[in-house]
RNA sequence: GGGACAAUAGGCCAAAGGUAGACUGGCUGCCUCCAGAGCAGCAGAUGGGGGUUCGAUUCCCUCUUGUCCCA
Repeated sequence: GGGACAAUAGGCCAAAGGUAGACUGGCUGCCUCCAGAGCAGCAGAUGGGGGUUCGAUUCCCUCUUGUCCCA
C1' cells in the first nucleotide's frame, strides 16, 4: 500500500426492514437469626456522520477502533 471481518446492556452473545432479547453481573423484595442458594421484580445498550425507505441493529457510503490475510 491492497483486501476481508467485526463494533448492540458492566461482561459474553442473539436479533430474516416493523416493540432490541438471553445468559452473567448490578439493585430491590420474598425466604433465613444472618449470609448463601432458590424465587419474583426493576434498571441498564445498537461506535460517529450521512444516504435509501412510511419505517434501519438490519441495506448503501464515509470516518474511527480492533483482528486477520496479501504485498
Description:
Predicted 3D model of a 71-nucleotide RNA (transfer RNA) from a Nanobdellota archaeon. The sequence is in RNAcentral, with records from ENA. Model confidence (mean pLDDT): 84 of 100. It matches the Rfam family "tRNA". Rfam links the family to the GO term triplet codon-amino acid adaptor activity. By type it is a transfer RNA.